Description
c-di-GMP-I-GGC riboswitch aptamer, 93 nucleotides, folded computationally.

RNA sequence: UACGACAAAGGCAAACCGCUUGAAAGAGCGGGGCGCAAAGUCACAGGCCUAAGAUUCCGCUAACGCGGGAUUAAGGUGGCUGGAUUACCGAAA
Numbered sequence: 001u002a003c004g005a006c007a008a009a010g011g012c013a014a015a016c017c018g019c020u021u022g023a024a025a026g027a028g029c030g031g032g033g034c035g036c037a038a039a040g041u042c043a044c045a046g047g048c049c050u051a052a053g054a055u056u057c058c059g060c061u062a063a064c065g066c067g068g069g070a071u072u073a074a075g076g077u078g079g080c081u082g083g084a085u086u087a088c089c090g091a092a093a
């Protein structure tokens, strides 16, 4: 450098529940524990999720408006993959 034991010492924490927050996706804290050898950190590339707002289309309405669809600024996800970067332990190969 690489690799990853039914090793040692530790670490993180899915679903679900409570509170807070957000329009939403989601996030924070506490409980919980499915899993995880980077499930540490960074939204750079791809994927996925949301779409209050914006643009646009359709329907209804005398009108004001109401309902629905598409796209998207933007937001989110590192426990989807790649990339970048840092790190504990040391059996076997």
Stems, first nucleotide, its partner, number of pairs: 003090002011036002016031006034079001040085003044082003047077004053072008
The coordinates come from a structure-prediction model, not an experiment, and the mean pLDDT is 88.